[in-house]
RNA sequence: CGGAGCCACUAGGGGAGCAUUUGCUGAGACAAGGAGAAAUCCUUGGACCCUUCGAACCUGACCUGGGUAAUACCAGCGUAGGAAAGUGGCGAGCAGCAUUC
Numbered sequence: 001c002g003g004a005g006c007c008a009c010u011a012g013g014g015g016a017g018c019a020u021u022u023g024c025u026g027a028g029a030c031a032a033g034g035a036g037a038a039a040u041c042c043u044u045g046g047a048c049c050c051u052u053c054g055a056a057c058c059u060g061a062c063c064u065g066g067g068u069a070a071u072a073c074c075a076g077c078g079u080a081g082g083a084a085a086g087u088g089g090c091g092a093g094c095a096g097c098a099u100u101c
Stems, first nucleotide, its partner, number of pairs: 005090006011051004017024002030045006057082003063076004
């Protein structure tokens, strides 16, 4: 000096389901306020995840197969179509990922 990756800051993107009611999956299923007859929707905040080397998230999709009390719960679809970036620091079989005990 380079380096996969990790961390921080700033900026931005995003979802919050199922249910036998306090349990399931997940990183995350939260709180407050508002609208509505209800179903449900909206706003704000927090946590969490993701940001182009982009499966965070959206569409296809009331999709297909398996499984469950139920739910994309798991797998497929997926080399599909979209989707939000900059700076600094650390950094080697280390970080990260997968499998097994």
Molecule: TPP riboswitch aptamer (THI element)
Organism: Paenalicyclobacillus ferrooxydans